[in-house]
Context: one part of a larger RNA
RNA sequence: GCCAGGGAGCUAACUGUCAUGGCAAGCUUAAACCUUCAAUGGUGGAGGCGAAGGGAAACCGAGUUCUCGCAACUUCGCAAGAAGUGAGGAGAAGCGUGUGAAAGUGCGUUGAGUCAUGGCAGCUAGGCUAGAAGCCAGACGAUCUAUUCCUGAGCUAGACGAAGGCGGGCGAAAGCCCGCUGGAGGUCUUAAGACGUUCUGACGUGCAAAUCGUUGUUGUGACUUGGGAAUAGGGGUCAAAAACCAAUCUAGUCUGGCGCUCGCUAGUUCCAACCGAAGCGUCUCGCAGGGCGUGCUUUGUGGAGAUAGUGUUUCCGGUAGAGCACUGAUAGGGGGGCGCGGGGAAGAAAUUCCUCACCCUCCAUUCAAACUCCGAACGGAUACACAUCGUAGAAGCAAGGACACGGGUUCGUGUGGCGUAAGGCUCACGACCGAAAGGGGUUUAACCCAAACUGAAGUUAAGGUCCCCAAAUUUUUGCUAAGUGUCAAGCCAAAGAGCGUGUUCUCGCCAAGACAGCAGGGAGGUAUGCUCAGAAGCAGCAAUCCUUUAAAAAGUGUGUAACAACUUACCUGCCGAGGGGGGAUGCCUCAAAAAUGGACGGGGCUAAAGCAAAGUACCGAUACUUUAGAUAAUUAUCAGUAGAUGAUUCAUGGUAGGUUGGCGUAGUGAUUGGGUCGAAGCAGGGCGGUGACGUCCUGUGGACCGAUUUCUAUUGCAGAUCCUGGU
Repeated sequence: GCCAGGGAGCUAACUGUCAUGGCAAGCUUAAACCUUCAAUGGUGGAGGCGAAGGGAAACCGAGUUCUCGCAACUUCGCAAGAAGUGAGGAGAAGCGUGUGAAAGUGCGUUGAGUCAUGGCAGCUAGGCUAGAAGCCAGACGAUCUAUUCCUGAGCUAGACGAAGGCGGGCGAAAGCCCGCUGGAGGUCUUAAGACGUUCUGACGUGCAAAUCGUUGUUGUGACUUGGGAAUAGGGGUCAAAAACCAAUCUAGUCUGGCGCUCGCUAGUUCCAACCGAAGCGUCUCGCAGGGCGUGCUUUGUGGAGAUAGUGUUUCCGGUAGAGCACUGAUAGGGGGGCGCGGGGAAGAAAUUCCUCACCCUCCAUUCAAACUCCGAACGGAUACACAUCGUAGAAGCAAGGACACGGGUUCGUGUGGCGUAAGGCUCACGACCGAAAGGGGUUUAACCCAAACUGAAGUUAAGGUCCCCAAAUUUUUGCUAAGUGUCAAGCCAAAGAGCGUGUUCUCGCCAAGACAGCAGGGAGGUAUGCUCAGAAGCAGCAAUCCUUUAAAAAGUGUGUAACAACUUACCUGCCGAGGGGGGAUGCCUCAAAAAUGGACGGGGCUAAAGCAAAGUACCGAUACUUUAGAUAAUUAUCAGUAGAUGAUUCAUGGUAGGUUGGCGUAGUGAUUGGGUCGAAGCAGGGCGGUGACGUCCUGUGGACCGAUUUCUAUUGCAGAUCCUGGU
């Protein structure tokens, strides 16, 4: 993992509400007793709820009137309809009482309850099931280990050689020196023993819940060790690590309180039908929770209007924008003031003058969420109209049950805020996901199309039509040469650059010959003036004239120390038809770098299977249409006990959740059946039902088992690291 069995909203009291039934201004017994085989039999009125409320209390004390009007009924009418009465309902007044000086105002008042049973919910209890860490109490532990005590045991072979001793020498002496002896020591190297440093080795479902190898530390001592004994849980013991106290220690273990408690986590068992959310407001020692409200559902009441859309009427508003009229800020300038402050000048000083800063004012520039002389879109209110919904029952009102109170979105809009930005944070309105399947986008929560009751057939949407892959290698016209591209968005590449190429506009030149190329000329005054060592077209400054000409600069670029030399502008010849500048725009190119070889979904594609613009045809969904059927709601007719046959519907996706109807299991009562001519159970098939499931056949099996109906419940498993067993 799989299989089988077990496995979670139960029970009692009380409370609320709904349904059904009994009785009803009343309803009802409790304990107890009687009878009895037994009973849902009989007695029992104590007590409880209700019939009156208001007030803290003293205390006082209503139960009436009127209007509107649904259903229904009556009358009239052929009908449509009209009129009247009008339970329930709505409203007004009155009344009771509290308060108040009063005005007023709170509560109550025009009679329905109560008992029983059942459904749902709440509450008290362990309270749907499982799950803490912990807290407290009482016991049991020192065969592990910590420390201590008593009594025993153990420690190889070497090394070093303290004190002391003996001998000798020296010395006046104290004493010193030499040799030998001696054998001290928390001494040294090591064995046994003890320990456990390194490899951070082996092992790491191990040999082992701490081992193995190697390398180490210690090894006469604060040494090692046997046996016996002591200290016990807020306690011990501790050469101190909060270490150890039996694989358990920042408070042992066992049992009990105990089903502790947990706003947290996981799980929570059959089917179908109808409706269908919220992640918002507010309060909260509140932010993983809860209370109330909004949002959902069910039932009742009610009896005619409701309104999310559009237009118009009359109002409300101070945002976007804009502006500087107020408030505040603001670069520049003019004028004035200048007590104090900074700098400067004159003076012996007092003081004076200039200036900066500062203040006021004028011109004028730029601004504002907490500025406004202005001011939209838009939103709101009101009334009317249209539209839509509504007597097949709207609005409103009441009651029961919840869930939910972590939301999300490169989705759209915003003339929102914060941020450099973000699949960013935070808002408003709407849509979608959440709780929505299907088709498309390769893949895909929320992008496009589109709301799935069940079959069948057809038509389309988005998107597509070379092959994978359904449908055009479709028609027409262009562009692209980069495999650019083959991406609606999500999932992009930018500034900038391009004599790549297409389209278009505009301005010059051109058969009186343009543009390019080749050839010739390209002069004189003059080496212009100045500067300078020099400056001659060409370091620099100023000026930039005149002449001859077809044309030729007080010189465009090389060059020289300066000249020279070459070249250009400009003119002519040869040639013979277009050529030059600028702007806009389409496609394309560069800009363009990431880690295994790689991605337009892939193959592949070039007058495309790319891009742009048109046309026709086809494919393509649970959409739409047709058809058959089911269910729901409403309704007609017929039956009159839960139905049948029709009609209508823009009905039938659905998480949390509410409501309704069923299936099955075990047992009780009543009725009624089957079984050795084969019950239950098991196995395999057939048929029926939307489904839970039912039924039939065959085999096996060998003794019990059903149906209808009522009631009761330890009543349904795939999950809980669920429990037990098997495999």

A computed fold for a 727-nucleotide part of an RNA from a Thermoproteota archaeon, annotated as large-subunit ribosomal RNA, domain II.
Lineage of the source: Archaea > Thermoproteati > Thermoproteota.
Its Rfam family is "Bacterial large subunit ribosomal RNA". Gene Ontology terms of the family: ribosome and structural constituent of ribosome.
RNAcentral holds the full RNA, with entries from ENA.
Model confidence (mean pLDDT): 81 of 100.